Model confidence (mean pLDDT): 81 of 100. Transfer RNA from a Patescibacteria group bacterium, 73 nucleotides, folded computationally. The organism belongs to Bacteria candidate phyla, within Bacteria. Rfam family: tRNA. It is annotated as a transfer RNA. About the family: Transfer RNA (tRNA) molecules are approximately 80 nucleotides in length.

């Protein structure tokens, strides 16, 4: 330097044709036990990596830029 994939909660990861952001784990709180574990209820937590375009409307479609992986040179 060029081609390809990826960036969404604290960590792991869904998100279907473009229509009001979710699941597990963790975390608080409460219920059960004398306490601990464990189980079960209920609740907190997002600038969808950052910027533009397109569209009533964008996590999603298009461009650029940063960072990770990978192939080729």
């Nucleotide at each position: 330097g060029g081609g390809c994939c990826c960036a969404u909660a604290g960590c792991u990861c869904a998100g279907u044709u473009g229509g009001u952001a979710g699941a597990g784990c963790a975390c608080u709180u409460c219920u059960a036990u004398g306490g601990c574990a464990u189980a079960g209820a209920a609740g907190g937590g997002g600038u969808c990596a950052g910027g533009a375009g397109u569209u009533c409307g964008a996590g999603u479609c298009u461009c650029c830029u940063u960072g990770g992986g990978u192939c080729c040179a």